[in-house]
C1' cells in the first nucleotide's frame, strides 16, 4: 500500500428488510435471614460517527473512526 473480517447493555452473545431490539450473568430495589450467601419477585440499561437506499434499516450501500487477519 492492497483485500477481507468485526463493532448491539457493564460483559458474553442473539435478532428471513417489518412486533415494544431479547437471553445470560453483572448492577440497583424488594421478599426470605439475626447477618451474608443461595433462591425468588422486579427495575435500569445498548444498535460507533456522518450520509445514502427503501413505506420501512440492527440488517442493504458509501464513508470516517476504533480492532482483528492476510498478502506486499
Nucleotide at each position: 500500500g492492497c483485500u477481507c473480517c468485526c463493532a448491539u447493555a457493564g460483559u458474553u452473545c442473539a435478532a428471513c428488510g417489518g412486533a415494544u431490539a431479547g437471553a445470560a450473568c453483572g448492577u440497583g430495589g424488594g421478599u426470605u435471614u439475626c447477618c451474608g450467601g443461595a433462591a425468588c419477585c422486579u427495575a435500569a440499561g445498548a444498535u460507533g460517527g456522518g450520509g445514502g437506499u427503501u413505506c420501512g434499516a440492527u440488517u442493504c450501500c458509501c464513508u470516517c473512526u476504533g480492532g482483528g487477519a492476510g498478502c506486499a
Source information:
This is a predicted structure of a 72-nucleotide RNA (transfer RNA) from a Patescibacteria group bacterium. The source organism's lineage runs through Bacteria and Bacteria candidate phyla. Rfam family: tRNA. RNAcentral holds the sequence, with entries from ENA.